[in-house]
Molecule: transfer RNA
Organism: Halorientalis persicus
Parts: sequence; C1' cells; structure tokens
RNA sequence: GGAGCGAUAGCCAAACGGGACGGCACCCGGCUGAAGACCGGGCAAUUCGCGGUUCGACUCCGCGUCGCUCCA
Repeated sequence: GGAGCGAUAGCCAAACGGGACGGCACCCGGCUGAAGACCGGGCAAUUCGCGGUUCGACUCCGCGUCGCUCCA
C1' cells in the first nucleotide's frame, strides 16, 4: 500500500428492509434460620461516527474511526 471480517445494554450475543431475541450481571419478591441454588417479576441499547438510498435502515451504498486476520 491492497483485501476480508467485526463494532448492538455494564459484559456476551441474535437480527440479513417492517420498527432490537436471549443469556450473564444488577434490582425487587418467593423459598431458607441465613446464604447459595432454584422460581416469579423488573431494569438496561439514538445499533462506532457522518452522509446517502428507501414509505421504512442494525440490515443496502459512500467516506471515516477502532479491532482482528490475510496479501504485498
């Protein structure tokens, strides 16, 4: 210098054009002598940034940032 993949909640992670699924953690309650485990409920994301396309974008396109990998 060229190319591919990735970036979504405190952490992990799904979604592939129709309005963000789960798990862990955390909070409340049940259970227990108490705690853990277990059960019920709850909280939490302007989806890396800026533009564009579209009635509608996590999703498609462009540029950029960061990370990983490959080629030179």